[in-house]
This is a predicted structure of a 249-nucleotide part of an RNA (large-subunit ribosomal RNA, domain VI) from Leptotrichia rugosa.
Its mean pLDDT, the model's own confidence on a scale to 100, is 85.
NCBI's taxonomy places the organism under Bacteria, Fusobacteriota, Fusobacteriia, Fusobacteriales, Leptotrichia.
It matches the Rfam family "Bacterial large subunit ribosomal RNA".

Context: one part of a larger RNA
RNA sequence: CGCUUGAGCACUGAAAAGAUCUGACCUUAGUACGAGAGGACCGGGUUGGACAGACCUCUGAUGUAUCAGCUGUCACGCCAGUGGCACGGCUGAGUAGUCACGUCUGGUAAGGAUAAUCGCUGAAAGCAUCUAAGCGAGAAGCCGGCUUUGAGAUGAGUGCUCGCAGUAUCCACAGAGAACAUGUGGUCGAUAGGCUGGGGAUGUAAGCGCAGCAAUGCGUUCAGUUGACCAGUACUAAUAUUACUUGGG
Numbered sequence: 001c002g003c004u005u006g007a008g009c010a011c012u013g014a015a016a017a018g019a020u021c022u023g024a025c026c027u028u029a030g031u032a033c034g035a036g037a038g039g040a041c042c043g044g045g046u047u048g049g050a051c052a053g054a055c056c057u058c059u060g061a062u063g064u065a066u067c068a069g070c071u072g073u074c075a076c077g078c079c080a081g082u083g084g085c086a087c088g089g090c091u092g093a094g095u096a097g098u099c100a101c102g103u104c105u106g107g108u109a110a111g112g113a114u115a116a117u118c119g120c121u122g123a124a125a126g127c128a129u130c131u132a133a134g135c136g137a138g139a140a141g142c143c144g145g146c147u148u149u150g151a152g153a154u155g156a157g158u159g160c161u162c163g164c165a166g167u168a169u170c171c172a173c174a175g176a177g178a179a180c181a182u183g184u185g186g187u188c189g190a191u192a193g194g195c196u197g198g199g200g201a202u203g204u205a206a207g208c209g210c211a212g213c214a215a216u217g218c219g220u221u222c223a224g225u226u227g228a229c230c231a232g233u234a235c236u237a238a239u240a241u242u243a244c245u246u247g248g249g
Stems, first nucleotide, its partner, number of pairs: 001152001005163007015149004021049007033038001051106005059100004066093005071086006111143002117137004166244003170186005191237003194233005200226003207220005
């Protein structure tokens, strides 16, 4: 832009894409078969591999600054306590998120038409013959069945609700994200930040007191601190405005 008024919502499904895998074991049954050795079809059940999708409860990885420990040096006048730099300075842990090495799920089956093949009836050709007319069985393959997209399917479909109905710009943003889009919110407000509380993490802060010559230890103290998680709370910022749109030729 189109779909011949404009919106919001829900569908139909032409067509397209994906998936389609496979082992072992138990049982039937040491049965059928076979002199024996050996050893089934059919059917039932269990459990794997690879692959794919989703997720983060568990196990684990990361977690560039969440906590703690440690070294050198410089600074904050000194002590103490902190901060900068040194690969995040090094080391030990680790929330959210993201992931797999983790967890869950999937392939089935039914149906249709067939291939090779096996048949029924059956002439040409008094017989025979699956074939010439006709009718069956038959594969991990084909069509479907399962998942996703899907009316630009220009053949532009259908239904419902509505007419100051809706939408956008702008702004605060994240369950979204390369941009755009999508989604939430914009004071009639919990959208983001802050603050408060909680969860989780780290592991017992500083200061003071006590013991010790001191290093240090103990008490106050399961303390203190804390990015993303969960809530509450208008303290700060989402101000004020503006634009498009409603009956073909």